[in-house]
Context: one part of a larger RNA
Molecule: large-subunit ribosomal RNA, domain IV
Organism: Rickettsiales bacterium
RNA sequence: CUAUCUUGAAGGAACUAGGCAAAAUACAUCCGUAACUUCGGAAUAAGGAUGACCUCGUUCAAGGCAACUUUAAUGAGGUGGCACAUACUAGGGGGUGGCGACUGUUUACUUAAAACACAGGUCUCUGCUAAAUCGUAUAAGAUGAAGUAUAGGGACUGACGCCUGCCCAGUGCCGGAAGAUUAAGCUGAUGUGUGCAAGCACUGAUGUGAAGUCCCGGUAAACGGCGGCCGUAACUCUAACGGUCCUAAGGUAGCGAAAUUCCUUGUCGGGUAAGUUCCGACCCGCAUGAAUGGCGUAACGAUCUCCCCACUGUCUCCAAGAUAGACUCA
Numbered sequence: 001c002u003a004u005c006u007u008g009a010a011g012g013a014a015c016u017a018g019g020c021a022a023a024a025u026a027c028a029u030c031c032g033u034a035a036c037u038u039c040g041g042a043a044u045a046a047g048g049a050u051g052a053c054c055u056c057g058u059u060c061a062a063g064g065c066a067a068c069u070u071u072a073a074u075g076a077g078g079u080g081g082c083a084c085a086u087a088c089u090a091g092g093g094g095g096u097g098g099c100g101a102c103u104g105u106u107u108a109c110u111u112a113a114a115a116c117a118c119a120g121g122u123c124u125c126u127g128c129u130a131a132a133u134c135g136u137a138u139a140a141g142a143u144g145a146a147g148u149a150u151a152g153g154g155a156c157u158g159a160c161g162c163c164u165g166c167c168c169a170g171u172g173c174c175g176g177a178a179g180a181u182u183a184a185g186c187u188g189a190u191g192u193g194u195g196c197a198a199g200c201a202c203u204g205a206u207g208u209g210a211a212g213u214c215c216c217g218g219u220a221a222a223c224g225g226c227g228g229c230c231g232u233a234a235c236u237c238u239a240a241c242g243g244u245c246c247u248a249a250g251g252u253a254g255c256g257a258a259a260u261u262c263c264u265u266g267u268c269g270g271g272u273a274a275g276u277u278c279c280g281a282c283c284c285g286c287a288u289g290a291a292u293g294g295c296g297u298a299a300c301g302a303u304c305u306c307c308c309c310a311c312u313g314u315c316u317c318c319a320a321g322a323u324a325g326a327c328u329c330a
Stems, first nucleotide, its partner, number of pairs: 001325008010316002014314001019311001027051005036041001038159001052079008061070003080084001092309004097304002099301002104116002120157007132143003160296004165226003170223002172219005179214003185208002191202004227245005254288001255285001266282005
């Protein structure tokens, strides 16, 4: 010096990306327990008292005719120690916010999460030899299912509460069939060759001709989309109001410097002596927004952010000790 431990004056997070690590808490009985809440919880909330041993009592229960004995609880007094849940073992606690409802699942060997799943919600396909799928490539057979639309498949969303606005122009899907277009096929005008002729071999105008496309309509919990410019109120500012252009329609309710805000450490308030983080507001939303779900939400989380109490060698600032190495000599 390194590893693993033990202890530490005063201070107590000043350490650090971050209390990482360590310390502290820890059991039983009794007392006591807030906001909020889906009334179940939150909750071992928080916080507090007692605990060893001895003596004398009291009560319950069991046994005993009884005296009394045993077990459990409990009252009073006392004894010893630095220390009485004496070792081992054994929750730190509280508050705010983000995300995800929850238990669960995951990158075997760098990511356990806010990702996946989930119950619930919606749309859509499927009438049974079901749709869908495996197999084969024209199979048999199998799954679906020994099920039958309260069923089965696919897609999206993701408990619960309050809700889920406008747009069908584009793309998709569904429906429609008057017209337009349109393949092979069918039709077979005309013409050519050949033949004495009948004919044969060709040519192939025209007409007819399905789905599809064009066309017409529907459909957004289908893919998706959801505006500019100018003016206007008895100081100023602002604009309920007006004008105009464009659009399929111009973003509703909510939320908002946000896991989204560039400018930005926005501005104001709170917390600190001092706060790019945090919490509450504001709204000029670079570039929020409603099942690509929006906004809330008790409970839950080896989740992420911030604060407080307790605690400490994380630190101020290092020191001493134990064990094993390292190092020197043999």